Description
The part of an RNA shown here (small-subunit ribosomal RNA, 5' domain) has 490 nucleotides and comes from an uncultured Alphaproteobacteria bacterium.
Context: one part of a larger RNA
Order: sequence, then C1' cells, then structure tokens
RNA sequence: GAACGAACGCUGGCGGCAUGCUUAACACAUGCAAGUCGAACGGUCUUUUGUGGGGUUUGCUCUGCAAAAGAUAGUGGCAAACGGGUGAGUAACGCGUGGGAACGUACCCUUCAGUUUGGAAUAACGCUUGGAAACGGGCGCUAAUACCGAAUAUUCUCGAGAGAGGAAAGAUUUAUCGCUGAGGGAGCGGCCCGCGUCGGAUUAUGGUAGUUGGUGGGGUAAUGGCCUACCAAGCCUGUGAUCUGUAGCUGGUCUGAGAGGACGAUCAGCCACAUUGGGACUGAGAAACGGCCCAAACUUCUACGGAAGGCAGCAGUGGGGAAUAUUGGACAAUGGGGGCAACCCUGAUCCAGCAAUGCCGCGUGAAUGAUGAAGGCCCUCGGGUUGUAAAGUUCUUUUAUCAGGGAAGAUGAUGACUGUACCUGAUGAAUAAGCACCGGCUAACUUCGUGCCAGCAGCCGCGGUAAUACGAAGGGUGCUAGCGUUGUUC
Repeated sequence: GAACGAACGCUGGCGGCAUGCUUAACACAUGCAAGUCGAACGGUCUUUUGUGGGGUUUGCUCUGCAAAAGAUAGUGGCAAACGGGUGAGUAACGCGUGGGAACGUACCCUUCAGUUUGGAAUAACGCUUGGAAACGGGCGCUAAUACCGAAUAUUCUCGAGAGAGGAAAGAUUUAUCGCUGAGGGAGCGGCCCGCGUCGGAUUAUGGUAGUUGGUGGGGUAAUGGCCUACCAAGCCUGUGAUCUGUAGCUGGUCUGAGAGGACGAUCAGCCACAUUGGGACUGAGAAACGGCCCAAACUUCUACGGAAGGCAGCAGUGGGGAAUAUUGGACAAUGGGGGCAACCCUGAUCCAGCAAUGCCGCGUGAAUGAUGAAGGCCCUCGGGUUGUAAAGUUCUUUUAUCAGGGAAGAUGAUGACUGUACCUGAUGAAUAAGCACCGGCUAACUUCGUGCCAGCAGCCGCGGUAAUACGAAGGGUGCUAGCGUUGUUC
C1' cells in the first nucleotide's frame, strides 16, 4: 500500500447492488418447511333434482330408491433418496485430473411384441373389548391399477444341447392415459487404476495374521480377502511405512510486476454428517435430516403400569461471544412433486423488513459580495489571522415534502413486490458534516495550562517552569457519510 463474512470508538442525509453466528456439530418453547391423485377402489357425509311411502295444522316434516355435483378418513399409486442445512468426522481413490471394465437405472425418448382367463383375502365399516394416554385385541362384512394361480412367450433367464423357467390392469368425458415382456438411447449412479493433494523422525533393530498371494465355495447389480475353508509366507517402509498433530476437497478468493505466499464466507461441482453409537426394512435408488428398530445421554407427559421427542430446514428463544437480521409477504415469475386436467403443495425460490457490513452513485447549494463588519485567536499594540468566510443581493431545486400520472417483469389469462421504478407539477436554501492528525518518518504551528506529575507513544522518543511531542483553545493538513483504532493475510 492492498484486502476483510470483520469488531470497537466518534459521527451519520439518500439511492442501487451485494453480504450478514467466523464462537457452542451447545440446548431448544411456538408456527410453518412434502405432499398429491375420486380419471385405481369400496365406503361415508353434504347439496340439488326426480320418484315411492308415512305423518300433516297443507306451511312442512320423517323415511326408501335413482341420478347429478361436491367433500375425503381408509386401501392403492407416485413422490418423499430431490430440493434446503452444516463442516463434526475424514490425510482418504475423500477431492482434482486423466483413463478403465466386471455393473445398475424409476420417471423420459425410441423399436418390436402383448394386454387372455380364474381365485382367495383385507383395511375402511359394523358389533364388542383393553388402556390415563400413546395405541391396541377379538368376531363379522366388502372393493380395487392391492395380492395369488392358470394360459400364452421373442432377440429374455438357466443349460453344451435336449429341454426347463418367466408377464400383464384397468380407468374415463371416447379422445386418451395407462399396464406387461424384450432391445436400444439419453441422463444419472456404483466400482477399479495412473498422477497430484499440510506439518512432525524428540514417531524406524519399524508396521502388518484376513495381514500378502493362490485354490474351492459363498455373497453382490458388479470386480475383489468383500466373506469363509485349506495352502503358501508373503506385503508396506528412508522416494518416509507406522504413529501423531492439524484439516472437508476443488472451481476459485486475496495479495504480488511475476514467480510465489495465504485463504477455501457468499456462488458452483464433489464428499461427509443429521443428539451419540449400531442395524436393517421398504424401494429403481437410502444403510434414509423432518422413516423404522436397538442401546446411551438429555428433555417432556403419566392414573407409575407406561408413553413422547430430536431446528447442522425457515423464522424465533436461551447460552457462548468483540460480533452477525423478521416468530414478514407471495406462489406473480423460475424450478420441483402429484394430477388427463382444473388445480393442490413448495420457509426451494422470488420479494419485502433490519444493519454505513462492503462496493458504486448523489447530496448537504450556486454566483456575487471588503466598511476586509462583529466575535474568537495571536501580537513587537502598528497590526495580522479566521476571511468572500458570514451578513446582504441575485439565482437554482439534485435531495426533501405534497399533489397528479404511472410501467416492464406476463407469449392468451394470472403481479407478492406495489401505486414500486419512472414521469409531471407545486413549495422553499429549504431536511442533511463529520472524523483523525499537525516533533521526525509524514502533509500540517502558535498561545495558555501542567511541571519526570498528569499523560503520550507505530519506531526514534516527549514531560524535571519558556513542551510546535501531555491537556485545552485558535489556526492548519488529510480523508469524507464516513473517519480512526484493533485483529488477520499478502
């Protein structure tokens, strides 16, 4: 000098764009953050219409059936593995880069072929029953795109072959949406390898027994000590093994002429984690943040028998800290999930709020004005300086306030933001300047007070009675809605 997710002190007018728990991966009240489909299904409820019956004061009312519309607890489907958060762990094929072969893939695109025929249950519901609750138990009934047979079967699977095995589901507004098998694609993912990836030898007669390799077997979507039995005795290491400390990695960011050094907030890619530890289930996909089971700590409820919970989602609270925001609006846009659609959901997102936290822009007036006014300060008492500064005169209206108009963002409709941006008019210099420094480095000097005191200080050093270095004032210098200080990096 530059930089910062900064903090602190003094000060503070406006706008645009960004950014905002770096500390306790500490504990969390409350609300919301993942639903959707009635065009898969049987019920149930509501409304309307038609119709039958009963009562009737002829107003109406009770009940049965049918149709239509609407709602939806349950079964079923898809989604919930995305999106969002955090960086604890990890020195590792984790990441980066370049390759590889032994794999998987729901939804999407594409090609070929098919969608035949039966069955048995079960939730809802009804009856009953246990429990304080959470949640159940028994009996009975019923539907499906839920479940299970049979048939059929190519380029599918197994097999050397013969042969064996393997599927489906319907809905509707009649135009479609689906369903099954097989092949191909795209995108996505699992796996392997070369190279690169911080410090410590005051960690080396070192480390390693599933350890290194082989064979048989098992397991996986798939290779493989991934697992297991047997056999061999290997494997890594001074080109640093092992141990230990620290750390998410990268694109990048900061600095620097560069080489390099430091860092890894926001944004983007990958990884890991979801109170701590372990485990599997479902599924195309999870060893699953807002799923399940077990154990532990903690918290809550309890009728003491038992139950419930997990903000490192968005807000918000306590705590920690020098320090970091609203328990806001909207799905209008972009995107995501479901649905034929209408539409529903979406704290993703888009916006608004708070903060000079940063960057950028604008303003706090302009011209004129010398009896160089008054006041202040200094003085050799002549004067000098503050100073064209003020006042005064003439203007302007960015900003401000008020009034009127008023977008784009939205392809046909739909705008949270928002009567916002912007435009026009009116009023009136009106609403708007501070901070640090002035001994040298380093731009800027005098007076008074103090008297090695009080104090200053980045370094050198100032202060013990004439202090340009302390404190105040006047004056000056620098930067300016900021200015200084502290911390950190180059």